A computed fold for a 350-nucleotide part of an RNA from a wastewater metagenome, annotated as small-subunit ribosomal RNA, central domain. RNAcentral holds the full RNA, with entries from SILVA. Model confidence (mean pLDDT): 85 of 100. Rfam family: Bacterial small subunit ribosomal RNA.
Context: one part of a larger RNA
């Protein structure tokens, strides 16, 4: 390689867009490239195979011959695939009418709480722990009341609720803006699916420049604990956490489950929209579509479990795996300010 696989054993790229490529709905005509079928030529000799003959046999030698496969040319077939032409509407997209939402960006505003400052009341403790101590406090703390400053985060509602491709998104209002779903069937008429390279986005931490800093808090200092304690506990506390601009490009980036389409028992919640029934109306009840949960049949599975949100049954496309360690290391290359990231071995060893 073939094959077999990828939830947990090795293995789904963090996510999306998209180039080449691969694959592709219904029906008609045409073509005959693929495909099928017939013929011809060629495929040196030797060898192989088949049938004879010659050495006493055999090996060996000699003679004759066909398959089969490949290639080329040529006649035909037209179901399927492809090309071309002209159509269709069930895929896809647009339009129109509705609709839910922490989807995104920016600006403005709000209250609770912590901390700090000022003033009042008030007096000896406060704080902290398993117990303590460091620490704070008679220069008046803790507690309490009033006023002020500033930063960060938004209790309740809140929900296996919602939205987003993923990362992620939660106080309120406004402006701008993306997508979805439902209904309709007006328009286009296969415009589709996937996607090597490529591009964009991408938590936290980290980096560069400028601001900001209430709380928390790596590092660090001190107090304890301990045989020791570079920890766990306590008192402090700087980067950082926050904002703006620019990098980084990784995570148990997880559903450890790539995307698309079709099919295959049910039951029960919940979210959005529609139809029917009922009603004065809203609920209730029945039902369609789209999400999101639980249980479960067939089937699958090594088991656990999955089970219309499949890990079932199939098709298409991409990514990835091939014993453990060495090793996500070395080297090379690319990217990066750096940290490092991407790609990614071998010797050796079990």
């Nucleotide at each position: 390689u073939u094959g077999g696989g990828c939830g947990u054993a090795a293995a789904g790229a963090g996510u999306u867009c998209g180039u080449a490529g691969g694959u592709g709905g219904u029906a008609u005509g045409u073509u005959a490239a693929g495909u099928c079928u017939g013929g011809u030529g060629u495929u040196a000799a030797a060898u192989c195979c088949c049938g004879a003959a010659g050495c006493u046999c055999a090996a060996c030698u000699u003679c004759g011959g066909u398959a089969g496969g490949g290639c080329a040319c040529u006649g035909g077939a037209u179901a399927c695939u492809g090309g071309c032409a002209a159509a269709c509407u069930a895929g896809a997209a647009u339009g129109c009418g509705g609709u839910a939402g922490a989807g995104g960006u920016a600006a403005a505003g709000g209250g609770a709480a912590u901390u700090c400052c000022u003033g009042g009341u008030g007096u000896a403790g406060c704080g902290g722990u398993g117990a303590a101590a460091u620490g704070c406090g008679u220069a008046g703390a803790u507690a309490u009341c009033a006023g002020g400053a500033g930063g960060a985060a938004c209790a309740u509602c809140g929900g296996u609720g919602g939205c987003g491709u993923a990362a992620g998104c939660g106080c309120u209002u406004u402006a701008c803006u993306g997508g979805g779903c439902c209904g309709u069937a007006a328009u286009u008429g296969a415009c589709a699916c996937u996607g090597a390279g490529g591009a964009a986005c991408g938590a936290a931490a980290g980096c560069c420049g400028g601001g900001g800093u209430a709380g928390c808090a790596a590092a660090u200092g001190g107090g304890a604990u301990u045989a020791g304690a570079u920890a766990c506990c306590c008192c402090a506390g700087u980067a950082g956490u926050c904002c703006c601009g620019g990098c980084c490009g990784u995570a148990a980036a997880c559903g450890a489950u790539g995307g698309a389409u079709a099919c295959u028992a049910g039951g029960u919640g919940u979210u959005g929209c529609g139809g029917g029934u009922a009603u004065c109306g809203a609920c209730c009840c029945c039902u369609g579509c789209a999400g999101u949960g639980c249980c479960g049949u067939a089937g699958c599975a090594a088991a656990c479990g999955c089970g219309a949100u499949a890990a079932g049954u199939a098709u298409c496309c991409c990514g990835c795996c091939u014993g453990g360690g060495g090793a996500g290391u070395a080297c090379g290359c690319a990217c990066g300010c750096a940290a490092g990231u991407g790609u990614g071995a071998a010797a050796c060893u079990c």